The RNA shown here (Glycine riboswitch aptamer) has 90 nucleotides and comes from a soil metagenome. The model forms 90% of the base pairs in the Rfam consensus. Rfam family: Glycine riboswitch aptamer. Clan: Glycine riboswitch clan. RNAcentral holds the sequence, with entries from MGnify.
[in-house]
RNA sequence: CCGCAGGAGAGAUCGCGGCCCCACAUUGAACGGGGCGCGCGGCGCCGAAGGAGCAACCGCCCCGGAAACUCUCAGGCGAAAGGACUGCGG
Repeated sequence: CCGCAGGAGAGAUCGCGGCCCCACAUUGAACGGGGCGCGCGGCGCCGAAGGAGCAACCGCCCCGGAAACUCUCAGGCGAAAGGACUGCGG
């Protein structure tokens, strides 16, 4: 580095818009209900991709390295995906 397995936390949040479906209906519209790998905005929140900061400690001339701690820029808050880390195999 590759493959397989395991793998947490936090609103299935609110508003506006769009699209699709259902119902009513002669047609059309309004109204109602449901859905969304959809777009934009808001408040709340998480910490285990990444990033950043301090530190025990290590090296040490200057200085530098350094966490699962801290911060949340990024990322994430139904599922899926992702996922530090662990086990096995190559």